[in-house]
């Protein structure tokens, strides 16, 4: 100078829960609040899970069953990006 990438440095996000809000509901958005996370950063392209407004069948007993065009990026894979850096 390269290549690698342990420790550490400076940070970083933000689960459960909780109060407002939007929504038919998954859920999403602010405050509070830390399970976790080295991409726990963005992106519905694949798979996966979730919810059923409306549609469509069945009943007539207030329901039941398929249905995303609706969601989860903290489910997996994939694509971009991104902070530090010893021996």
């Nucleotide at each position: 100078u390269g290549a690698u990438u342990c420790a550490g440095a400076g940070g970083g996000c933000a689960a459960a829960c909780u109060c407002g809000u939007c929504g038919a509901a998954a859920g999403a958005c602010g405050g509070g609040g830390a399970c976790g996370c080295a991409a726990a950063a963005u992106c519905a392209c694949c798979g996966g899970c979730c919810u059923a407004c409306c549609g469509c069948g069945c009943a007539u007993g207030a329901g039941c069953g398929c249905u995303a065009c609706g969601g989860c990026g903290g489910c997996g894979g994939g694509g971009u990006u991104g902070c530090c850096g010893a021996u």

This is a predicted structure of an 87-nucleotide RNA (c-di-GMP-I riboswitch aptamer) from an uncultured Pseudomonadota bacterium. The sequence was found by an Rfam model in a public genome assembly. The model forms 95% of the base pairs in the Rfam consensus. It matches the Rfam family "c-di-GMP-I riboswitch aptamer". Gene Ontology term of the family: cyclic-di-GMP binding.